[in-house]
Overview: Predicted 3D model of a 78-nucleotide RNA (transfer RNA) from a Paludibacteraceae bacterium. Its mean pLDDT, the model's own confidence on a scale to 100, is 80. Rfam family: tRNA. Rfam links the family to the GO term triplet codon-amino acid adaptor activity. Rfam's curators write: Transfer RNA (tRNA) molecules are approximately 80 nucleotides in length. Lineage of the source: Bacteria > Bacteroidota > Bacteroidia > Bacteroidales > Paludibacteraceae. The sequence is in RNAcentral, with records from ENA.
RNA sequence: GCUCCAGUAGCUCAGUUGGAUCAGAGUGCCUCGCUACGAACGAGGAGGUCGCAGGUUCGAGUCCUGCCUGGAGUACCA
Numbered sequence: 001g002c003u004c005c006a007g008u009a010g011c012u013c014a015g016u017u018g019g020a021u022c023a024g025a026g027u028g029c030c031u032c033g034c035u036a037c038g039a040a041c042g043a044g045g046a047g048g049u050c051g052c053a054g055g056u057u058c059g060a061g062u063c064c065u066g067c068c069u070g071g072a073g074u075a076c077c078a
Stems, first nucleotide, its partner, number of pairs: 001074007010027004019058001029045005051067005
């Protein structure tokens, strides 16, 4: 350099025939209950506009283009 994969909540991930209630789960964090105090357990809550910028569409996390980041593969003989 080329090819492929991934990028969604602090972290690990789901969401993939585009459809209006698709923005979620677990964990972590905060509050309350329980407890002598903690842990565990139970209940509630905050937190992301989906890597960035454009495009297509009535409608995009989902499709297309470019770029960025990470990972894997490949790069030799004369």